[in-house]
Molecule: Bacterial RNase P class A
Organism: Patescibacteria group bacterium
RNA sequence: AGAGUCGGCUGAGCAGUCGCUGUUUUAUUGGUCAAACAAUAAAAGAGAGGAAAGUCCGGACUCCAUAGGGCGAAGUGCUAGGUAAUGCCUAGGGGGCGUGAGCCUACGGAAAGUGCCACAGAAAAUAUACCGCCUGUUUUUCAGGUAAGGGUGAAAUGGUGCGGUAAGAGCGCACCGCGCGGCUGGCAACAGACGUGGCAGGGUAAACCCCACUUGGAGCAAGAUCAAAUAGAGAGACUUAGGCAUGGCCCGUGCCGUCUCUGGGUAGAUUGCUUGAGCGUUUAAGUGAUUAAACGCCUAGAUGAAUGGCUGCUCUCGACAAAAUCCGGCUUAUAGGCUGACUCUUUCU
Repeated sequence: AGAGUCGGCUGAGCAGUCGCUGUUUUAUUGGUCAAACAAUAAAAGAGAGGAAAGUCCGGACUCCAUAGGGCGAAGUGCUAGGUAAUGCCUAGGGGGCGUGAGCCUACGGAAAGUGCCACAGAAAAUAUACCGCCUGUUUUUCAGGUAAGGGUGAAAUGGUGCGGUAAGAGCGCACCGCGCGGCUGGCAACAGACGUGGCAGGGUAAACCCCACUUGGAGCAAGAUCAAAUAGAGAGACUUAGGCAUGGCCCGUGCCGUCUCUGGGUAGAUUGCUUGAGCGUUUAAGUGAUUAAACGCCUAGAUGAAUGGCUGCUCUCGACAAAAUCCGGCUUAUAGGCUGACUCUUUCU
């Protein structure tokens, strides 16, 4: 100097003016026994995101409701930690990719069982012989032996080398691979070295299945309160040996009513609603995710839906893009700018 890998911050800025929404304080008016409450004015201060998106996970909270067991169903799947919890995060292990920094992982079990491996090929399992090699007087034919060489295929029944053989073959040997055994290290997943066995069909569970662990349901349009209105209408079914509720089934538990059709009336306001598993700084422990303590801060609560309009200046000339109960994750989109650590290549000193 170039090319990469893994992170962090920011997301046009400043000023003026008019306007919108909430909160607090004061004043006036209405209301009231007094308040609560409503309207207006002034002042203060606050007002969309790192993903608010996706609705993919996990919860908090509310109701069913007094709420338990079994089956079924669904989810996750290496080990150990973290967390309120997870399919998330951290750190390790196995496998794969990359020269490397690093990245990916749907990673339990094929010796419980079932299924599948098209086509090609002799043969993909109840294993075999197409070409080839060797032997039989052997050119042909036929018979026997063989699976080292070749072909087919994603995959051909352990691999490489030496010996041996009629020609071969774990037939024997050495190393590798695989199974078993204990030893060492590690909490563990696993790893290492040693010993032993010639060991003989593989793959596939992101196929069914088996194993381990987890799991009530519905959802802020959940719920709660006030107001208004109603024909104290009609018909039918089951009615304690029953019915209803509890997502499916069974048991159990609770209640005594429940459901269907026809027809009629009302539907406005308040609350839930933002102080939180909250945020920031420092210290301590830990490889880390995180945990604890001290100090400090209060940062939207709309309800047909509040953030806008105008003017001037600056430069890096502006991307993806708007809350609706809340929080923790994951995934996706992202112009430009600033910045940390590490890897590789080249050159100079």